[in-house]
RNA sequence: GCUGGCGUGGCUCAACGGUAGAGCAGCUGAUUUGUAAUCAGCAGGUUGGGAGUUCGAUUCUCUUCGCCAGCU
Numbered sequence: 001g002c003u004g005g006c007g008u009g010g011c012u013c014a015a016c017g018g019u020a021g022a023g024c025a026g027c028u029g030a031u032u033u034g035u036a037a038u039c040a041g042c043a044g045g046u047u048g049g050g051a052g053u054u055c056g057a058u059u060c061u062c063u064u065c066g067c068c069a070g071c072u
Base pairs, nucleotide, nucleotide: 001071002070003069004068005067006066007065010024011023012022013021018055026042027041028040029039030038048064049063050062051061052060
C1' cells in the first nucleotide's frame, strides 16, 4: 500500500429496512435471625464519527477513526 472482518447499556452478545433487546453486573423491594441463593420490579444506549439512499437505516451505499486477520 491492497483486501476482508469487527465496532450496539459497565461487560459479553442479539436484532429478514418498521417500537433497539437478552444474559451477567448495578439499584429497589419480597423472602431469611442475618448473608448468599431465589423471585418481582427499576434504571442504564447520541447503535465509533460524518454524509447519502428511503416514508422509515443497527441493517443498504460512501467516507473517516479504532481494533484484528490476510496479501504484497
A computed fold for a 72-nucleotide RNA from a Bacillota bacterium, annotated as transfer RNA. It matches the Rfam family "tRNA". Rfam describes the family as follows. Transfer RNA (tRNA) molecules are approximately 80 nucleotides in length. Rfam classes the family as a transfer RNA. The source organism's lineage runs through Bacteria, Bacillati and Bacillota.